[in-house]
RNA sequence: AGAGUUUGAUCCUGGCUCAGGAUAAACGCUGGCGGCGUGCCUAAUACAUGCAAGUCGAACGAGUCACUUCGGUGACGAGUGGCGAACGGGUGAGUAACACAUAAAUAACCUACCCCGGAGACUGGGAUACCGUCUGGAAACGGACGUUAAUACCGGAUAGGUGAUCGGAUGGCAUCAUCUGACCAUUAAAGUUGGGAUACAACACUGCGGGAUGGAUUUAUGUCGCAUUAGCUAGUUGGUGAGGUAACGGCCCACCAAGGCGAUGAUGCGUAGCCGGCCUGAGAGGGUGAUCGGCCACAUUGGGACUGAGACACGGCCCAGACUCCUACGGGAGGCAGCAGUAGGGAAUUUUCGGCAAUGGGGGAAACCCUGACCGAGCAACGCCGCGUGAACGAUGAAGGUUUUUGGAUCGCAGAGUUCUGUUGUAGGGGAAGAAACUCAGGUAUAGGGAAUGAUACCUGACUGACGGUACCCUGCCAGAAAGCCACGGCUAACUACGUGCCAGCAGCCGCGGUAAUACGUAGGUGGCGAGCGUUAUCCGGAUUUAUUGGGCGUAAAGGGUGCGUAGGCGGCCGAUUAAGUUUGUGGUGAAAUCGUGAGGCUCAACCUCAUUUAGCUAUGAAAACUGGUUGGCUAGAGUGCAGUAGAGGCAAGUGGAAUUCCUAGUGUAGCGGUGAAAUGCGUAGAUAUUAGGAGGAACACCAGAGGCGAAGGCGGCUUACUGGACUGUAACUGACGUUGAGGCUCGAAGGCGUGGGGAGCAAACAGGAUUAGAUACCCUGGUAGUCCACGCGGUAAACGAUGAUCACUAGGUGUUGGCAGGCAUAGCCUGUCGGUGCCGCAGCAAACGCAAUAAGUGAUCCACCUGGGGAGUACGUUCGCAAGAAUGAAACUCAAAGGAAUUGACGGGGACCCGCACAAGCGGUGGAGCAUGUGGUUUAAUUCGAAGCAACGCGAAGAACCUUACCUGGUCUUGAGAUCCAGUUGAACACAGGGCAAUGCCUGUAGUCUUCGGACAACUGAGACAGGUGGUGCAUGGUUGUCGUCAGCUCGUGUCGUGAGAUGUUGGGUUAAGUCCCGCAACGAGCGCAACCCUUGUCCCUAGUAGCCAGCACGUUAAGGUGGGCACUCUAAGGAGACUGCCCGGGAUAACCGGGAGGAAGAUGGGGAUGACGUCAAAUCAUCAUGCCCCUUAUGACCUGGGCGACACACGUACUACAAUGGCCGCCAACAGAGGGAAGCAAAGCCGCGAGGCGGAGCAAACCCCUAAAAGCGGUCUCAGUUCGGAUUGCAGGCUGCAACCCGCCUGCAUGAAGCCGGAAUUGCUAGUAAUCGCGGAUCAGCAUGCCGCGGUGAAUACGUUCCCGGGCCUUGUACACACCGCCCGUCACACCAUGAGAGCUGGGAACACCCGAAGUCCGUAGUCUAACCGCAAGGGGGACGCGGCCGAAGGUGGGCUUAGUAAUUGGGGUGAAGUCGUAACAAGGUAACC
Repeated sequence: AGAGUUUGAUCCUGGCUCAGGAUAAACGCUGGCGGCGUGCCUAAUACAUGCAAGUCGAACGAGUCACUUCGGUGACGAGUGGCGAACGGGUGAGUAACACAUAAAUAACCUACCCCGGAGACUGGGAUACCGUCUGGAAACGGACGUUAAUACCGGAUAGGUGAUCGGAUGGCAUCAUCUGACCAUUAAAGUUGGGAUACAACACUGCGGGAUGGAUUUAUGUCGCAUUAGCUAGUUGGUGAGGUAACGGCCCACCAAGGCGAUGAUGCGUAGCCGGCCUGAGAGGGUGAUCGGCCACAUUGGGACUGAGACACGGCCCAGACUCCUACGGGAGGCAGCAGUAGGGAAUUUUCGGCAAUGGGGGAAACCCUGACCGAGCAACGCCGCGUGAACGAUGAAGGUUUUUGGAUCGCAGAGUUCUGUUGUAGGGGAAGAAACUCAGGUAUAGGGAAUGAUACCUGACUGACGGUACCCUGCCAGAAAGCCACGGCUAACUACGUGCCAGCAGCCGCGGUAAUACGUAGGUGGCGAGCGUUAUCCGGAUUUAUUGGGCGUAAAGGGUGCGUAGGCGGCCGAUUAAGUUUGUGGUGAAAUCGUGAGGCUCAACCUCAUUUAGCUAUGAAAACUGGUUGGCUAGAGUGCAGUAGAGGCAAGUGGAAUUCCUAGUGUAGCGGUGAAAUGCGUAGAUAUUAGGAGGAACACCAGAGGCGAAGGCGGCUUACUGGACUGUAACUGACGUUGAGGCUCGAAGGCGUGGGGAGCAAACAGGAUUAGAUACCCUGGUAGUCCACGCGGUAAACGAUGAUCACUAGGUGUUGGCAGGCAUAGCCUGUCGGUGCCGCAGCAAACGCAAUAAGUGAUCCACCUGGGGAGUACGUUCGCAAGAAUGAAACUCAAAGGAAUUGACGGGGACCCGCACAAGCGGUGGAGCAUGUGGUUUAAUUCGAAGCAACGCGAAGAACCUUACCUGGUCUUGAGAUCCAGUUGAACACAGGGCAAUGCCUGUAGUCUUCGGACAACUGAGACAGGUGGUGCAUGGUUGUCGUCAGCUCGUGUCGUGAGAUGUUGGGUUAAGUCCCGCAACGAGCGCAACCCUUGUCCCUAGUAGCCAGCACGUUAAGGUGGGCACUCUAAGGAGACUGCCCGGGAUAACCGGGAGGAAGAUGGGGAUGACGUCAAAUCAUCAUGCCCCUUAUGACCUGGGCGACACACGUACUACAAUGGCCGCCAACAGAGGGAAGCAAAGCCGCGAGGCGGAGCAAACCCCUAAAAGCGGUCUCAGUUCGGAUUGCAGGCUGCAACCCGCCUGCAUGAAGCCGGAAUUGCUAGUAAUCGCGGAUCAGCAUGCCGCGGUGAAUACGUUCCCGGGCCUUGUACACACCGCCCGUCACACCAUGAGAGCUGGGAACACCCGAAGUCCGUAGUCUAACCGCAAGGGGGACGCGGCCGAAGGUGGGCUUAGUAAUUGGGGUGAAGUCGUAACAAGGUAACC
């Protein structure tokens, strides 16, 4: 510090997720030791048991026990009394508050014990507990009478204090404070112990003054969420007076006034103890409030007071409620949120331990007692820190595991082995510090009047350790007793094998798994951390993803529809003053701990100790630039005046013409109207058309413009009246009067609503007609609200420039509109300037698109708004509205995206250009018939398999009777039919014959035999390694092939442009068959394609002539180039020439090129072929072959027989033959090719047969044979018919091949003579030696050709042209597509699940209100009862207590509302869900442009 994830790719926006740190944690696996910490976060739930607050006999009187020298002494100790129990310890329920924090105030207060100062402690009195007797009760606990003490209680005196009244002095801060005088009132005390005894000492006691400590109250500031909580408040706010308190105060009461708080968030609701700190972060911040420390609150729930210095009291009291326990049923007892512990809850949190040795607390004169505070130990890897589980050497790289291309690699110097060490462990031994005091004993010194019984200080000695025989140290012993967890697709360090097969499973995000999974499970290996490691939960970070630091708002989420204006924010120039902000000095505070820094102590560290540092607040000084306040001026902002200008600005009234419709009348006749085409509709009752007149409503052609005006919505005939704003010029006036603007108010298209009018045209709804699969639409004919007017309401729009308002600044150019000024050559033009409105464009900005003085630039001010998509602008609540609805405006749940701009493709029922037998123009076909062949389907034991739009279907198959053959039936074999290796036996191998069988297998027999003697070879037998598979996967592959397409395209290097994907080049203007060439151009070049080079054909030349040829010569046959001879010609086969737009004319840009022409055998790539770019279709093929993996192994392998691949209701494709006269048949002379093939072959002559063919065998590895070409031509016949067309089908007789023609071959002869008379919708081929037509050959092959591949013969028609159909190319445009339109995608319905709204209601909770009842208790009153202290002679008085009454008052009851939560028949929409239904709304002009 970043990374992954939206896309085919890119940039951006934006969310989700990860890597880090942390925790009072929990869970899973594992676990050696020590130190230091931490340990009920949930039920403030209920608690058994024990302990947690007592102490003092030196306050008091009894009593008991022990001892006794009998005098007493000591110990214990109920009760009275004193002090303490208000501390310490726990918890966080309540509390949004002076509760807490920080800083102040008290001139408005209190403070036991402690300290200091100073003054005292005089004199009297009456009771009472304990105890005794009697007595009530189950108990708890009492009652009556009698007796007694005090440091218990009371009266009086005195001091000082306090209060009232009247003064005096000083000071301050408003009330006042301090000191002081007079008078009146009121108010103290206690002793005990020591002793040498009224002294003294110690501890107590009382008053006053002060201190310290602790508390109380007040003030300022700060302290969570919700505005879908906006108004709250009657003791409420203030005053006067009385009361009350330690003290101020509505704290309480009576009276008076009507105030107080609140958008700077009152009130209400929800949540929460606050802080020092802790976690995180660079910081600012965010989160948190365990342990430690400070404060607060609470103590079973609620209320109350008492005592006391202090409480409204955790281990006190009273009352009420709930709960638990005891009970004799009458009544009592209790409160672990103290320490342990139990139950319960929960994912989860310890011992019913030791000790007061230390520190601290209470009491005491002290010893001492008490102390679950505390100190320690125990349990728990809960956390942090430290240590260990060994170290060195050691390569046969052992065995074994894993893997393998079988060579090896790896675990791995790891192990084994050798040599060491002993931390820890274990055993034995030694052994601390924490302890110093108090106290006791002895001693010294000091003060004083100072003897000691005192105090203080010091010295010596004595006493005290829970932990614990612990830490630590020494010695012996053995490598012995001690390693796991997670991960390994990317992020993210670390990879292979097997298993599994969208299953099981994984997953933080992206995502993995459908037979080769580095992602699941296991193993080996590797990586990380390590006594731990992972997971889960939570917080911060990354996240600049709430942005103060530090974001945005044209299109991504986001500018309010518009203005006016309140509060608020911000604000021009020059002075003066002030000092609130600001800057700065000093003081106070900022507890300790923590953090940081520097040191020190435990062997280090964690841990502990010491020192030091700060923000903030506050007090008090200083400065005066800026902001603010006050004050004085100015005119540049703003406004006013004056003089003009333009305008669909607004409102009201009047008025005009054209057009539509309707009415009346005339003319006139059969149609009109409407559409893609129609129909509904109108019309013979006279329409449409046309003429004239009339009625009525609405809108205003031309002018008219990217023009004008207005804040926006919006505004358009003309005239008049009223009226708002703007601009220009001028510079007279005011003197900052400005700007923005939360709330508030105004205006606000269309549609809608209300009332009343109006209604011509148009036109939701509705009706009809069409279209359609349907058509509740688009189209047509009608048509009502509405549209219009008046007055109200409503308040929304894609109310858009998707761009808030104001001000300033920042290159230019060019239009237009309204003014003004200047100049001139004056119908006007030029220059300048102010206001508006457009376009282009620089800088700059921007993700890009784009914006660019009318900013989306650079700055300033203010307002509104945004924070992933969906759910949803929905629900609930509230406000507004007559309603419709508007405004405000969530959550649960769900997804990992949604989105913007641009790029490349693909696509479009988008556009432009171009090409192709693509259409058109022609010729011939297919589709109808019969047959052949292939396919589907069906059938079958099997009908083997593959191919499937074009690009499967006379295809693989260039040839299924057996074989082929892969299929089926039946019969056989199991190392196999054939291959390699081993052992044994035998022998060459082999060949031949026989038996039996459907056939192989099987059985039997015969004969012969290699050698260099090492062996080789072969057969048989046997065992296993293995063979074998046309079994699967063409979606694991290689190779090969098809197709777009012989279409003209596809790319690269460098450069340039762009953030980038990419672009440019390759686009543009021409041209071409062509990305062919030329020109231009930020491109310049290059490659694969095109073309050319290659083959063939067309012309000529040269060379060579045999088996070819024969012109001339000769022979010869009578017509054999047969022979000599020759190679001239044809021809053969090798090599050359030739054609290149080279030449001419015209066009074109003077180019490329195009048109025409000449010459030429050939003319514009001459014809044909081979040649197939980058790629597409997971195209085809595992059955040509090869091959990974999987599967079978007495069978899915191998052999054999027979069958099947040939079936047959039917459907389709491709051919053949026809339907006839351009023909059939017959005859004749019989004319004219090319290219191929041939030795298990082609086969001549000759002979036989009607023929297929047979016999025959010359010749030929080839100018020999196959081999007579046929159509055409000549002559004859047939005469339009199911025929002399057509030949299917069938019968008979034959031939050939072959082991074998039944299933199932081909051919011949004779006989038979089917359908068919030119073919519906539709569809196909072909542009010249082509179509059409005619025959010939070859491969395969024993045989089998209408198929396929070739060959030549005869030989046309037509092309105006590119509108349309199909395919393709290039450019451009749109896109929500990228698996790319066979795309994407919307809504209802049906099903399942989930959360949620409404809902008759039902059930809980909470806070108030009204009334009733009213405990305890304080206070007040008091006719009753009782009463020791004082007064009084006695009665009595004073005072007190009880009782009673009153106010208040908790719990409880009743009531109607409020609020919140749960639940509910039913119901509403929403979300999610591999393959449901219906349509096709959107994305392209999405087929009616889309949207608000």

The RNA shown here (small-subunit ribosomal RNA) has 1492 nucleotides and comes from an uncultured bacterium. The coordinates come from a structure-prediction model, not an experiment, and the mean pLDDT is 83.